Annotation:
The part of an RNA shown here (small-subunit ribosomal RNA, central domain) has 350 nucleotides and comes from a metagenome.
[in-house]
Context: one part of a larger RNA
RNA sequence: CUGGGUGUAAAGGGAGCGCAGGCGGAAGGCUAAGUCUGAUGUGAAAGCCCGGGGCUCAACCCCGGUACUGCAUUGGAAACUGGUCAUCUAGAGUGUCGGAGGGGUAAGUGGAAUUCCUAGUGUAGCGGUGAAAUGCGUAGAUAUUAGGAGGAACACCAGUGGCGAAGGCGACUUGCUGGGCCGUAACUGACGCUGAGGCGCGAAAGCGUGGGGAGCAAACAGGAUUAGAUACCCUGGUAGUCCACGCCGUAAACGAUGAGUACUAGGUGUUGGGGGUUUCGAGACCUUCGGUGCCGCAGUAAACACAAUAAGUACUCCGCCUGGGGAGUACGAUCGCAAGAUUGAAACUC
Numbered sequence: 001c002u003g004g005g006u007g008u009a010a011a012g013g014g015a016g017c018g019c020a021g022g023c024g025g026a027a028g029g030c031u032a033a034g035u036c037u038g039a040u041g042u043g044a045a046a047g048c049c050c051g052g053g054g055c056u057c058a059a060c061c062c063c064g065g066u067a068c069u070g071c072a073u074u075g076g077a078a079a080c081u082g083g084u085c086a087u088c089u090a091g092a093g094u095g096u097c098g099g100a101g102g103g104g105u106a107a108g109u110g111g112a113a114u115u116c117c118u119a120g121u122g123u124a125g126c127g128g129u130g131a132a133a134u135g136c137g138u139a140g141a142u143a144u145u146a147g148g149a150g151g152a153a154c155a156c157c158a159g160u161g162g163c164g165a166a167g168g169c170g171a172c173u174u175g176c177u178g179g180g181c182c183g184u185a186a187c188u189g190a191c192g193c194u195g196a197g198g199c200g201c202g203a204a205a206g207c208g209u210g211g212g213g214a215g216c217a218a219a220c221a222g223g224a225u226u227a228g229a230u231a232c233c234c235u236g237g238u239a240g241u242c243c244a245c246g247c248c249g250u251a252a253a254c255g256a257u258g259a260g261u262a263c264u265a266g267g268u269g270u271u272g273g274g275g276g277u278u279u280c281g282a283g284a285c286c287u288u289c290g291g292u293g294c295c296g297c298a299g300u301a302a303a304c305a306c307a308a309u310a311a312g313u314a315c316u317c318c319g320c321c322u323g324g325g326g327a328g329u330a331c332g333a334u335c336g337c338a339a340g341a342u343u344g345a346a347a348c349u350c
C1' cells in the first nucleotide's frame, strides 16, 4: 500500500466554527477534459510465452508467431463524471405568526442556615466517639433571647424534567444577547455535507497580580486506633475554594458509541408545538412535527447487548488502531511564568 477494524478486546479527536481539499438535488442545451470506440505511427533487438528446428539430450543456439496491457496524432459517440449557459424547488437559508427553556452576560435585591461580635437570661458542663482523648468552659462556655457584622451557597419546587456544541447551567428582578422548535409558504435558488492545517471555546486542580475569606479543607499539628499507622475516626488548621483580569488546555472531557443524509415491525411513558373530534368545563380521544426515556421484532454482534436517539441497511467526509512490556518514557521541536502540555521513538525483553 491493499485489506480489516474503532460501545466493552488496540482504536472516535473534549467540543465547535471554518480556508484548502474530498463528496454533492431535479429537468434541459452546448462542450468533449475524464470515459468508450475506430484508424495510423511508435512501443529497438535480445529476453518472457506459444509453435517449429540444430548441437546424441539438456543447458545453449536458430526461425516464425503472439505479446509488449503503454504513449502520441487523428476520426467518431455523448449515457455517466467534469466544464459552461439558461431554468426549477423537494436540500439549505431568509421573512412572517406563535410558544417553551437552570442557554450566555451584566447590575441589583432576598430569606433560611453556619461562624464571629455586643448585650440579656442562666449554671457546670459542652463537644466528640465503637469507646475515648486532644479541644472549649467559672476570665461564665454549651443552651436561649435581642441586635449587629461578614462571606459563601441557594432547602422545598425537582422530575431517566428543561436548556446548551461540548465543558456546563438551578433563589428573585431588570437590561443586553445566542440558539433550537411548531405553523405559514411570501422570498433566495443548491447558496449543501464533511473538514487536514488554522481559529475561538473548554470541569476540577494549578499558576501570576490585586482583592476577599463565613463554612469547608490538601499540607501541617495534636488526640485516638494499631505490632507499626507518615491512614481510615476525632479536635484544630494554612494554601485553596469566592471576585476581577491574565495564563494553563488537561479528565473515566463517557453514551467509554465522530459528523451528515436516506431507508427499515410495533408497544408504552414524558416534554415543547400544530391540526381534528368531543365536552358547560378541568379534560378525554385521534393525528402530526421536534426532543427525551423504557420495552421489543427483523437484522446485527464473540458474547454482553444494540435495536428509527442503531451497535441494522447504504452513501459522503474526517480522526484513530495494527501483540504485551519498555512508554505516553527518551531525544528533538512547538507552546507555557512554572507545573507541565502537544508531537512521539528505539535498543532490549516476553
Stems, first nucleotide, its partner, number of pairs: 004321003007304002012318001014201001016199002021194003025088002028085004033081002035077008049065006091191001092188003095184002098181001103177007110154001115149007125136002162169002206247006215241002220236004258317006266295013299306002323350003332343004